Lysine riboswitch aptamer from Clostridium amylolyticum, 179 nucleotides, folded computationally. Lineage of the source: Bacteria > Bacillati > Clostridia > Clostridiaceae > Clostridium.
[in-house]
RNA sequence: UUUUGAGGUAGAGGUGCGGUCUUUAUUAGUACUUUCGCAGAGGUAAGCACAAUGAAGCGAAGGAAAAGGAAAGGUCGUCGGAGCAUGCAGCUAAUGCUUUAUGGCUGUAGGGCUGGUUCUGUAUAGAAUAUGUACAGUAACUGUCACAAAUGCGUAAUUUGUGGAGAGCUAUCUAGAUA
Numbered sequence: 001u002u003u004u005g006a007g008g009u010a011g012a013g014g015u016g017c018g019g020u021c022u023u024u025a026u027u028a029g030u031a032c033u034u035u036c037g038c039a040g041a042g043g044u045a046a047g048c049a050c051a052a053u054g055a056a057g058c059g060a061a062g063g064a065a066a067a068g069g070a071a072a073g074g075u076c077g078u079c080g081g082a083g084c085a086u087g088c089a090g091c092u093a094a095u096g097c098u099u100u101a102u103g104g105c106u107g108u109a110g111g112g113c114u115g116g117u118u119c120u121g122u123a124u125a126g127a128a129u130a131u132g133u134a135c136a137g138u139a140a141c142u143g144u145c146a147c148a149a150a151u152g153c154g155u156a157a158u159u160u161g162u163g164g165a166g167a168g169c170u171a172u173c174u175a176g177a178u179a
Stems, first nucleotide, its partner, number of pairs: 001179001003177001006174006014079001016078009032063007042050001045099004082114003086109007115142004119137007144164008
């Protein structure tokens, strides 16, 4: 100095990602609730309490939310950022109590999946036409590496095409092995 594998540190991608605060729309004139009328035995996930001193339901007139999900702006962090799925644990019941937890929310674990963004379609979650996720698309854009071709003295560089995946890529350091 070269090659190969390992470990550490730093770093890049762009409509990039997340936390938090504020605001906004949605949820919703819905849940719930008050009065009146109709009605007549249930209602709740289940049990109790409750209910003919009138349950559910329906109609009219008043009052009237919230959580989860989303967007914009500020701010902080960040480049497996993070998201999703799964397992485990906790919280959560129809506005009383208890039990349970399909569902929802929170935490957590393992490299289970996804390079990032956008568009379209289907499925699924969702109140949703928002949005998330999965899959598909000779879809578009983008970073990166490999391979091929062209230009080129060239293994540089540029362009085009194909393919891979973040367990990646770039830089650098450390120790080792080989030549």
The prediction has a mean pLDDT of 76. The model forms 98% of the base pairs in the Rfam consensus.